A computed fold for a 72-nucleotide RNA from Candidatus Andersenbacteria bacterium RIFCSPHIGHO2_02_FULL_46_16, annotated as transfer RNA. The sequence was found in a public genome assembly. Its mean pLDDT, the model's own confidence on a scale to 100, is 84. Rfam family: tRNA. By type it is a transfer RNA.
RNA sequence: CGGGGAUUAGCGCAGUGGUAGCGCGCAGCGUUCGGGACGCUGAGGCCGCGAGUUCGAAUCUCGCAUCCCCGA
Repeated sequence: CGGGGAUUAGCGCAGUGGUAGCGCGCAGCGUUCGGGACGCUGAGGCCGCGAGUUCGAAUCUCGCAUCCCCGA
């Protein structure tokens, strides 16, 4: 320098145009002598940043940033 992939909750990941979800973790309650396990409830993200298309964008397009892989 060229090509490809990734970026969504504290962590790991789904979601491919129509109100953003799951597991683990966290908080409260139940259960227990207590804890763990189990059950119920809840908090937590405006989707890496900026712009464009669209009635509507996490999703499509362009640019930028960071990380990973391949090539030179």